[in-house]
Context: one part of a larger RNA
RNA sequence: UUGGGCGUAAAGCGUGCGUAGGCGGACUGUUAAGUCUGGUGUGAAAUCCCUCGGCUCAACCGAGGACGUGCAUUGGAUACUGGCAGUCUUGAGUCCCGGAGAGGAGAGCGGAAUUCCUAGUGUAGAGGUGAAAUUCGUAGAUAUUAGGAGGAACACCAGUGGCGAAAGCGGCUCUCUGGACGGUGACUGACGCUGAGGCACGAAAGCAUAGGUAGCAAACAGGAUUAGAUACCCUGGUAGUCUAUGCCGUAAACGAUGGGUACUAGUCGGUGCGGGUAUUGACCCCUGCGCUGACGAAGCUAACGCAUUAAGUACCCCGCCUGGGGAGUACGGCCGCAAGGCUAAAACUC
Numbered sequence: 001u002u003g004g005g006c007g008u009a010a011a012g013c014g015u016g017c018g019u020a021g022g023c024g025g026a027c028u029g030u031u032a033a034g035u036c037u038g039g040u041g042u043g044a045a046a047u048c049c050c051u052c053g054g055c056u057c058a059a060c061c062g063a064g065g066a067c068g069u070g071c072a073u074u075g076g077a078u079a080c081u082g083g084c085a086g087u088c089u090u091g092a093g094u095c096c097c098g099g100a101g102a103g104g105a106g107a108g109c110g111g112a113a114u115u116c117c118u119a120g121u122g123u124a125g126a127g128g129u130g131a132a133a134u135u136c137g138u139a140g141a142u143a144u145u146a147g148g149a150g151g152a153a154c155a156c157c158a159g160u161g162g163c164g165a166a167a168g169c170g171g172c173u174c175u176c177u178g179g180a181c182g183g184u185g186a187c188u189g190a191c192g193c194u195g196a197g198g199c200a201c202g203a204a205a206g207c208a209u210a211g212g213u214a215g216c217a218a219a220c221a222g223g224a225u226u227a228g229a230u231a232c233c234c235u236g237g238u239a240g241u242c243u244a245u246g247c248c249g250u251a252a253a254c255g256a257u258g259g260g261u262a263c264u265a266g267u268c269g270g271u272g273c274g275g276g277u278a279u280u281g282a283c284c285c286c287u288g289c290g291c292u293g294a295c296g297a298a299g300c301u302a303a304c305g306c307a308u309u310a311a312g313u314a315c316c317c318c319g320c321c322u323g324g325g326g327a328g329u330a331c332g333g334c335c336g337c338a339a340g341g342c343u344a345a346a347a348c349u350c
Base pairs, nucleotide, nucleotide: 004321005320006319007304008303012318014201015200016199017198021194022193023192025088026087027086028085029084030083031082033081034080035077036076037075038074039073040072041071042070049065050064051063052062053061054060091191092188093187094186095185096183097182098181103177104176105175106174107173108172109171110154115149116148117147118146119145120144121143125136126135162169163168206247207246208245209244210243211242215241216240220236221235222234223233258317259316260315261314262313263312266295267294268293269292270291271290272289273288274287275286276285299306300305323350324349325348332343333342334341335340
């Protein structure tokens, strides 16, 4: 490479937008590039195959024939694919109405709690632990009452609940703003799917500059424990955690499951929006669409399990895998302030 694979054995890019490319709905006409078919030319000789012949046979050799997937040219066929032209509405999209939502950004506001400060009451302890000690306290602590300062996070509601492409999003109000969904007709008329490169977003930690710092807390210090204890426990405590701006670009970034479309038993929930029946109304009952769960048929699977939210049945496009270690390392390149990231071997060894 052919192939076989990618939930857990190696393997789905963290996620999206999108360029090239690949693939692409229904009908009609046309063209004849692909496709199918015929002719002609070419496809060296030797070799291979067939027939005949020459060495006593054979190997070997000679002659003739056949073959030669291919290429070029020319004639024809037109179902499918492609090109061109036209038409269509079911794919896709737009408009209108409607409700749901921690979707995003900014500004303002609120209460509980911790800490600190001031003042009052009050007196000898408090704190902490398995037990202690370090620590705090007669310069009045802890406790309690009142007032003040400041930062961070938003109990209950809260849910197998909702929203978002993912990362993620949770007090309240306002401003700006994205998306999805339901309903009804109207409109555009294949405008679609995927997506190598590319671009954007991307938890935490980390980096830079300027702020901020209540609590927590790497590092660090002390007290314990212990044979030791560079730990677990305790008392402190700095970066950091927070804000703004700019980097970093990684995670068990997980559903360890790429995206799209179609098809393939059911049962029971949750959530959003409808329709019918009924009613004063809400329920109840029947039912449609979207999302989200539990179980389960066929089928699939090595098993576990998956099962209309597929890991079933198919098609289209992308990414990735190919024994373990060496190694996600070295070297080189690109990116980064750095930390490091991306790309990515080999010797050797089992």
Notes: RNAcentral holds the full RNA, with entries from ENA, Greengenes and SILVA. Predicted 3D model of a 350-nucleotide part of an RNA (small-subunit ribosomal RNA, central domain) from an uncultured delta proteobacterium. Its mean pLDDT, the model's own confidence on a scale to 100, is 89.